Parts: sequence; C1' cells; structure tokens
RNA sequence: UCGUACUAACCGGGGAGGCAGCGGUGCCCUGUAUCCGCAAUCCGCUAUAGCGGGGGCUAAUUCCCCAAUUGAGGUGCUUUUUUCGUAUGGCUGGAAAUCGCAAGUGGUGUUGACAGUCGGGUCUUACGCAACAAUCGUCCGUGAACCUUGUCAGGCGGGGAACCGAGCAGCAAUAAGCGUCAACGGUUGUGUGCCGUGAGGUCGCCCGACUCGAGCUAACUGCUUUUGUGCCGCAUAUGAUGAAGUAACGAUUUUGGGGUGUACGG
Repeated sequence: UCGUACUAACCGGGGAGGCAGCGGUGCCCUGUAUCCGCAAUCCGCUAUAGCGGGGGCUAAUUCCCCAAUUGAGGUGCUUUUUUCGUAUGGCUGGAAAUCGCAAGUGGUGUUGACAGUCGGGUCUUACGCAACAAUCGUCCGUGAACCUUGUCAGGCGGGGAACCGAGCAGCAAUAAGCGUCAACGGUUGUGUGCCGUGAGGUCGCCCGACUCGAGCUAACUGCUUUUGUGCCGCAUAUGAUGAAGUAACGAUUUUGGGGUGUACGG
C1' cells in the first nucleotide's frame, strides 16, 4: 500500500418545558437518518447520565475532534410604541342638566318701555235671577157592556085613558187609567252663568286712569355658578398581540486542518 474477514464508532439533531441534574415519551423547528417493549397523576438513569432485547453498515469524502461559514426556529430581557381587552378614578376635557348675567341675534317700545299710585277683573263666600237636567200639574186627545152622569129609541111594568116609572143599546160628557208636540205654572238639583247685590281677599296674572321718561325681555348664540353620570376622551394599573433592539441557545449548509482498531494474506 492492496485484498479478505471482523470489531468499535455510527444508524439524526436542536428549542422550550419538565427535572436536584441527564435522557426519553409528548409539543415545536429542521430534516429523512433501524425494529420491538416501557413512559406525563410519567418511564429510566447518576456526571461514564435512558433501561432491556434484536438488526444493519463500516475504518472511511461516510466515524471522532478542532476552527470558521451559514442561520430555520423558539426562549429571556429592555425600550418606547401598535392594536385591543379588563379594572379604577368626575379629572370639569367633551356630552347632559341647572342658577344667574346681558356681549351678539331676535321680539317689543315716544300710537309711551320699566317703575309708582289708584280703581276693577280673575279668587272665596252668601242671597237673588237665568240656563240646563229630571219630575209633577194645567191644556189637548183617548177613555167605562154592568157596579158614573145626562138624554134615553125599542122592549118591559103600572094605569080605563092621558100619562107615569125603572131602565138596556145608541149618542154626548166625564172618573180611574193611557198617550203626547209646543206653551204656561210648580218642585228638586248642579265645578251651568258671572247676570245682579253684599261681604271677604289682594302673592301672582290681566285691564283702565294718572305721574315719570327709555328701555324691557331671556327664545337662540355666548359667558358664569352648581350637580350628577363611567356614554366619549384623558390618567393609572394590568393582560394579550405586533414592531425595534439586545442576550444566550441553535439544527441545517459549506470549507479547512487533524485523529483513528484487530486478524490473515500479497
């Protein structure tokens, strides 16, 4: 150095989490790189850090070590910040309501504002009057087989006769009752009316007369006082998410350097 046969190594790695720590199952990122059993209320081990049982491949560009390159991914921290959620706070910032002012707009005013005085009304009450409602009466109409009246045909009775008598129907008028417009009269009543008279009252409102001589009003805008509300904004705290920076971890990719077993034979 070559060939043959073996054997060690190797047959994925990483992140967070979990753990006294180290691995694994599970989750995530890379990637394709064996099988079976155990395993998150865990399974196994102890710094030599999965345990147990099989299989494959092979001393090399493939195994191991060092240095660089590349940088998926997740994790921590910091800053202010993006977008939301939750909680708290009336902060007078908004929105809402209220007291007042009178700068503006509007309305009204020398056909006299505001104010003052007087007199009335509105208000309360008493009486009267009227209205209205109900009711009663008068009037009118109707209205009694007989037990209302008047007149009483016929018929009946009395009488010698003239006549007389009782009296049904009919007619008329009425009683009780029934009906009804209007008008008249009476009774009762009322948040009917202010019509009359009197008494009371006078805060407010309205009207009139007299005096005075220029403002008055507060509807809107504006300004101010006060009040509550968590609706909007704002502040504080907290949670989630995004962005930036930073810290360590870090697979993969690529490059360089170095190391490496046994047996036999040529």